[in-house]
Context: one part of a larger RNA
Molecule: small-subunit ribosomal RNA, 5' domain
Organism: Patescibacteria group bacterium
RNA sequence: GGACGAACGCUGGCGGCGUGGAUAAGGCAUGCAAGUCGAACGCCCCGACAUUACGUCGGGGAGUGGCGAACGAGUUAGUAACACCUUGGUACGUACCCCAAAGACGGGCAUAACCAGCCGAAAGGUUGGCUAAUUCCCGAUAGUCUCGCAAGAGUAAAACGUGUCCGUAAGGAUAACGGCUUUGGGACCGACCUAGGCCCGAUCAGCUUGAAGGUAUGGGUAACGGCCUACCUUGGCUAUGACCGGUAGGGGAGGUGAGAGCCUGACCCCCAACGAUGGAACUGAGACACGGUCCAUACUCCUACGGGAGGCAGCAGUCGAGAAUCUUCCACAAUGGGCGAAAGCCUGAUGGAGCGACGCCGCGUGCAGGAUGACACCCUUCGGGGCGUAAACUGCUUUUCUACGGGAAGAAGUCAAUGUUUUGCAUUGACUGACGGUACCGUAGGAAUAAGGGGUUGCAAACCUCGUGCCAGCAGCCGCGGUAAUACGAGGGCCUCAAGCGUUGUCC
Numbered sequence: 001g002g003a004c005g006a007a008c009g010c011u012g013g014c015g016g017c018g019u020g021g022a023u024a025a026g027g028c029a030u031g032c033a034a035g036u037c038g039a040a041c042g043c044c045c046c047g048a049c050a051u052u053a054c055g056u057c058g059g060g061g062a063g064u065g066g067c068g069a070a071c072g073a074g075u076u077a078g079u080a081a082c083a084c085c086u087u088g089g090u091a092c093g094u095a096c097c098c099c100a101a102a103g104a105c106g107g108g109c110a111u112a113a114c115c116a117g118c119c120g121a122a123a124g125g126u127u128g129g130c131u132a133a134u135u136c137c138c139g140a141u142a143g144u145c146u147c148g149c150a151a152g153a154g155u156a157a158a159a160c161g162u163g164u165c166c167g168u169a170a171g172g173a174u175a176a177c178g179g180c181u182u183u184g185g186g187a188c189c190g191a192c193c194u195a196g197g198c199c200c201g202a203u204c205a206g207c208u209u210g211a212a213g214g215u216a217u218g219g220g221u222a223a224c225g226g227c228c229u230a231c232c233u234u235g236g237c238u239a240u241g242a243c244c245g246g247u248a249g250g251g252g253a254g255g256u257g258a259g260a261g262c263c264u265g266a267c268c269c270c271c272a273a274c275g276a277u278g279g280a281a282c283u284g285a286g287a288c289a290c291g292g293u294c295c296a297u298a299c300u301c302c303u304a305c306g307g308g309a310g311g312c313a314g315c316a317g318u319c320g321a322g323a324a325u326c327u328u329c330c331a332c333a334a335u336g337g338g339c340g341a342a343a344g345c346c347u348g349a350u351g352g353a354g355c356g357a358c359g360c361c362g363c364g365u366g367c368a369g370g371a372u373g374a375c376a377c378c379c380u381u382c383g384g385g386g387c388g389u390a391a392a393c394u395g396c397u398u399u400u401c402u403a404c405g406g407g408a409a410g411a412a413g414u415c416a417a418u419g420u421u422u423u424g425c426a427u428u429g430a431c432u433g434a435c436g437g438u439a440c441c442g443u444a445g446g447a448a449u450a451a452g453g454g455g456u457u458g459c460a461a462a463c464c465u466c467g468u469g470c471c472a473g474c475a476g477c478c479g480c481g482g483u484a485a486u487a488c489g490a491g492g493g494c495c496u497c498a499a500g501c502g503u504u505g506u507c508c
Stems, first nucleotide, its partner, number of pairs: 001508004006504005013363006019356002026319003030316003035067003040064002043061007074274003084197003088193003092190002097186007105139004114129006145154003160178003163174004199246003206237003211234006218228002249271004253264004276297005299310004327353001329352003335349001336347004366396004377386003401445006410435001413431008452497005458477002463492005473480002
């Protein structure tokens, strides 16, 4: 000199873009953060029209079923490790999506809701009875599927929903739309292996028994494998640092530097790990699962004392500890995600607003004229000098400010109608903006609303007077102060940066 997720002191006009719990992975009141589908299914309630055909339409409720909830969001505790980065590979899996081929036949048993009863303070539980399905089960069919050398054996599903057509109706047709089953391929995502890289300590020198390898027609996994088990062998690692201890998430990147390098890992992106602590599995394409389950522990809360409930390292917010870090805000309008045929619903992701000079950048606090030069103040050799064109005063401007008026882009789409060769496309119309009456533009007014901080012995730009008298104090270093202190304190002057300026801490 540069830099910072900074803090502290003095000061503080505006805007844009960023950024803000680094400490206690300490404890948490309250609200919200994951639902959705009636075009899978039965039931209950309400309303309208019709009424006695017991229907049609609309709304609501919990439940069965499906998909999602493994994403998104947070944090960095642990981890020195195939965790991460780079390289090469395969003994593997992959819901939704795309392509191709084939199929979708015939039956059946339940169960929640509901009704009745019982237990409990509650959380909740239990007995009996009824019912539906794209829930579940059985049978048939069977190939490019599985096992097998082969012969052969084995294995699936939902005409289900909507639309259209036929029919008075019951019902039937239709592979059109949405789905279903099997197989193969793709895409996406993941799993595993591999070589190299990856902090400090030798005042850590030896470490290891599933340990190193083999066998098994053993188990287990999606899959290879001591991953596990039985048996056999006695190996394996290590001064190229094993083992142990300490510290630490890794990378893209960031800071600095001419570079080499050194330091860092906030925000943003990728990966990993974690979800009060420890352990476990279930469901599922996917978890050993932050807002799922079970057990244990600690803590907190409720209780009728028998027993129960909970997990902000989601967004806000609160207490605590700390030098220190924000609103219990608005909206799904846009982007993206989940569900749905769609309309749409949900979304503290996200888009925005709020707070903080925390940072970077930009703008302003006026411009021109104006005296041998006012007043005040300071110095003085008492003549004068400085502040100083500075002010007053005159003219001008209006960024900004105040008032009034106009007023966005961000919108792509969706719905309806019409046309067209269907999915689709085109035209017309209606509707959709949180931010926000914001940005921006115009008119009017009036210099009007806006300057401080640090320094002034040398390093190092900038000096006088008074007070004090080794006192009070200053100080980054050398050092100042004991009666004329340019070094302390004040006043005036000056220097420097400027909505900031200094101090402290850390890195180069």